RNA sequence: GCGGGCGUGGCGGAAUUGGUAGACGCAAGGGACUUAAAAUCCCUCGGGCUUUGCCCGUGCGGGUUCGAUCCCCGCCGCCCGCA
Numbered sequence: 001g002c003g004g005g006c007g008u009g010g011c012g013g014a015a016u017u018g019g020u021a022g023a024c025g026c027a028a029g030g031g032a033c034u035u036a037a038a039a040u041c042c043c044u045c046g047g048g049c050u051u052u053g054c055c056c057g058u059g060c061g062g063g064u065u066c067g068a069u070c071c072c073c074g075c076c077g078c079c080c081g082c083a
């Protein structure tokens, strides 16, 4: 240099013929239980705001579309192969 694959909450990792983003697990926080702890059970767990709710958020920037994690273009990073 060429070709291919991948990039999603703190971490791993689902969701793909385009139709509610974040299932499930780990970690973390709060509570129940306990004399205390462990184990177990319940709840919470991306960001912002004017917080019964609303808006944004799938590496970054654009595009197509009523609608994009998914399709197209450029860029960045990692991995594999070829030279």
Stems, first nucleotide, its partner, number of pairs: 001082007010026003019066001028044005046056004059075005